This is a predicted structure of a 147-nucleotide part of an RNA (small-subunit ribosomal RNA, 3' minor domain) from Fuerstiella sp.
It was read from a public genome assembly.
Its Rfam family is "Bacterial small subunit ribosomal RNA".
Context: one part of a larger RNA
RNA sequence: CACCGCCCGUCAAGCCACGAAAGCGGGGGGCGCCUAAAGUCACUGAGCUAUCUCUUCGGAGGGGCAGGUGCCUAGGGCGAACUUCGUGAUUGGGACUAAGUCGUAACAAGGUAGCCGUAGGGGAACCUGCGGCUGGAUCACCUCCUU
Numbered sequence: 001c002a003c004c005g006c007c008c009g010u011c012a013a014g015c016c017a018c019g020a021a022a023g024c025g026g027g028g029g030g031c032g033c034c035u036a037a038a039g040u041c042a043c044u045g046a047g048c049u050a051u052c053u054c055u056u057c058g059g060a061g062g063g064g065c066a067g068g069u070g071c072c073u074a075g076g077g078c079g080a081a082c083u084u085c086g087u088g089a090u091u092g093g094g095a096c097u098a099a100g101u102c103g104u105a106a107c108a109a110g111g112u113a114g115c116c117g118u119a120g121g122g123g124a125a126c127c128u129g130c131g132g133c134u135g136g137a138u139c140a141c142c143u144c145c146u147u
Stems, first nucleotide, its partner, number of pairs: 003110001005107001008103002011100001013097002016094001018092003023087006031079005039072001041070004047065003052061003113134009
């Protein structure tokens, strides 16, 4: 403070965070395809070849080198996904904010008792139907307890 009380919801204003959103921008680890340096390895090696072997002294063999091909591959490119962050017209409710709007739902039997579940309806609190509860006032009766 104490019914000139308390109090509910829509709407309007301000502010805050959150959700959704056509998209847009970035990060991350993988996957598939294309391409592929250097390098090892494998195959090849008609060109070159000191040493080694043979030699009829011409060269031949063996080994090696350059070169070629292939596998692997750093990197690069393309693609479809996954994941994560930011941003996003608009949109949804939520929290909060002395003195805005509309009503008055609840608290007294709150002026239709209230509440719960459910369905329908309605500017809003809500209303109506059905079922349930008493955490309902009043009146009457019954049972039990106390004095």